[in-house]
The RNA shown here (Guanidine-I riboswitch aptamer) has 101 nucleotides and comes from uncultured Hoeflea sp.
Of the family's consensus pairs, 100% are formed in the model.
The organism belongs to Hoeflea, within Bacteria.
The sequence was found by an Rfam model in a public genome assembly.

RNA sequence: GUGCAGCGCGCCUAGGGUUCCGGUUUCAUCUUUGAAACGCUGGUCCGAGAGGCGCAAGCCACUUUCGGGUGGUGACACGGCGGGCCAAAAUCCCGGGAGAA
Numbered sequence: 001g002u003g004c005a006g007c008g009c010g011c012c013u014a015g016g017g018u019u020c021c022g023g024u025u026u027c028a029u030c031u032u033u034g035a036a037a038c039g040c041u042g043g044u045c046c047g048a049g050a051g052g053c054g055c056a057a058g059c060c061a062c063u064u065u066c067g068g069g070u071g072g073u074g075a076c077a078c079g080g081c082g083g084g085c086c087a088a089a090a091u092c093c094c095g096g097g098a099g100a101a
Base pairs, nucleotide, nucleotide: 008055009054010053011052012051015046016045020043021042022040023038024037025036026035027034028033058073059072060071061070062069063068076096078099082094083093084092
């Protein structure tokens, strides 16, 4: 320098907005409801490669009735602008990208 393969899943949190619920305000109705506006502590919802916990793939050793079993390991990680998804936004996706060291 080139090529191939891999970097997974679940639960949760930081965070996020507003489809639904709830709330507030206004208008209409005056029976109890309806309409509009507002992200408004919250519930539903989205949610981290570089956050947490757990499990797994893979690899190593031993063992096996050859189907498997047991133990270990399972690391590290600075990061735009811009664009995209869903109702919308986001540390989601583009992206372990561009770039930097």